Background:
The RNA shown here (c-di-AMP riboswitch aptamer (ydaO/yuaA leader)) has 144 nucleotides and comes from Nonomuraea turkmeniaca. The model forms 96% of the base pairs in the Rfam consensus. Rfam family: c-di-AMP riboswitch aptamer (ydaO/yuaA leader). Rfam's curators write: This family represents a conserved RNA structure found upstream of the ydaO and yuaA genes in Bacillus subtilis and related genes in other bacteria.
RNA sequence: GACGUUCGGCCGCCGAACCCGCGCCUCGCGGGACCGGGGACCCAUCCACUCAGGGGUGAAUCGGACGCCAGCCCAAGCAACGUCCGUAGGGCACUUCCAGGCCCGAACCCGUCAGCUAACCCGGUAGGCGGCAUGGAAGCAAGG
Repeated sequence: GACGUUCGGCCGCCGAACCCGCGCCUCGCGGGACCGGGGACCCAUCCACUCAGGGGUGAAUCGGACGCCAGCCCAAGCAACGUCCGUAGGGCACUUCCAGGCCCGAACCCGUCAGCUAACCCGGUAGGCGGCAUGGAAGCAAGG
């Protein structure tokens, strides 16, 4: 001097997951704020099969190809799983529009049950990342 790692502070990103007060103080309680679910009239919905329940949080849906190969009498088909390519949709340092670039397109929960839904009722406030952050226009805010 370079690279990597760890700790602390500060600044930010996804997300509802933040703020304040009190206390026995890295935890607990309460309040506010934000978020989610259940729940009338009215309105909407109402069928069947060999296969196949239904619903919720979330942007995370849907399709094709190939593989897999148990179940339904065989096949076709239905359903599940796998990995590739897409895709509805979503994110990227004030907000919006335009241009451009880079990403995500998961996971989990309820338990046979729930359309919407006033009153009312019941919950959540986690977790995971990053370190000059693309340009133009308009607006807003802050500072001088």